[in-house]
């Protein structure tokens, strides 16, 4: 110089991601104990099975005193970071529930998708009109390719498209000179 690698390091994308969580408010006058009353055979996670408990009143209604709590949710500070993260599948059971089975909920592992964050619509999930997550649509925004314009060039502008195993910078290593 030239061409190469999912080799090592380092960075960059911005109301950027997770995590913490002094403090708050909402949950909620909810669940719930216990007093009366009404009702009368079930009740303990949808479900099955077992074991407890129930005509000395189960479960449910109503009224009275009292009266939480998790989960999201903002939010001081502080940490880790740039597949940060999130999502669905499958597996593994170490976790939670009166036991097991399973059912939900969390953990960890693989594939697989998503560059990011705003709005808007639908759709799950939630107590929620708050949030979240996913789809789809919208322009913005990094990036890097390709065209055009401008430049001495570079950078810049504008148009169109791709994806994060990307991009960027440096390092190693090969080929030549």
């Nucleotide at each position: 110089u030239c061409a190469u690698g999912a080799g090592g390091u380092a960075g960059a994308g911005g109301a950027g991601c997770a995590a913490u969580g002094c403090g708050a408010a909402u949950g909620a006058g909810u669940a719930g104990u216990c007093c009366g009353u009404c009702u009368g055979a079930g009740u303990g996670c949808a479900g099955g099975a077992g074991c407890a408990c129930g005509g000395u009143g189960a479960a449910g209604g109503c009224g009275g005193c009292c009266g939480a709590a998790a989960g999201g949710u903002c939010a001081a500070u502080u940490u880790g970071c740039c597949g940060a993260a999130g999502a669905a599948a499958a597996a593994u059971u170490c976790c939670g529930u009166c036991u097991c089975c399973g059912c939900c909920g969390g953990a960890u592992u693989u594939u697989u998708c998503u560059g990011g964050g705003g709005c808007a619509g639908u759709g799950c999930a939630g107590a929620a009109c708050a949030u979240g997550c996913a789809c789809u649509g919208u322009a913005c925004u990094g990036u890097c390719a390709c065209u055009g314009c401008u430049u001495u060039a570079a950078a810049g502008c504008a148009g169109u498209g791709g994806a994060g195993c990307a991009c960027u910078a440096u390092c190693c290593g090969g080929a030549u000179g």

The RNA shown here (Lysine riboswitch aptamer) has 177 nucleotides and comes from Alteribacter lacisalsi.
The sequence is in RNAcentral, with records from Rfam.
Its mean pLDDT, the model's own confidence on a scale to 100, is 78.
NCBI's taxonomy places the organism under Bacteria, Bacillati, Bacilli, Bacillaceae, Alteribacter.